[in-house]
């Protein structure tokens, strides 16, 4: 340096939910709030789940180019100490 992550340390982040905005919708954003996590920083390429206004189909309903990175592979960039 690279792995890996029991123990401390110093910190990070921040679930359910409240309030407010933005959205058709999942769902984001802010600000309280702490379930948890150690990359629960970044990123929609890959698998999966979720919505369907508008548009389109095979019109009981389905399609995603929309959303989720705290669903999971990946790819990147880091911080502690331990052996």
């Nucleotide at each position: 340096a690279a792995a890996a992550g029991a123990a401390a340390a110093u910190g990070g982040c921040a679930a359910a939910u409240c309030a407010g905005u933005c959205g058709a919708a999942a769902g984001a954003c802010c600000g309280g709030g702490g379930c948890g996590c150690c990359a629960a920083a970044u990123u929609a390429c890959g698998g999966a789940u979720c919505u369907a206004a508008g548009g389109c189909u095979u019109u009981c309903a389905g399609c995603a180019a929309g959303a989720u990175g705290g669903u999971u592979g990946g790819a990147c960039u880091a911080u502690c100490g331990u052996g």
Notes
c-di-GMP-I riboswitch aptamer from Pelotomaculum terephthalicicum JT, 83 nucleotides, folded computationally. The sequence was found by an Rfam model in a public genome assembly. Of the family's consensus pairs, 95% are formed in the model. Rfam family: c-di-GMP-I riboswitch aptamer. The family is grouped with related families in Rfam's "c-di-GMP_I riboswitch clan". Rfam links the family to the GO term cyclic-di-GMP binding. The coordinates come from a structure-prediction model, not an experiment, and the mean pLDDT is 81.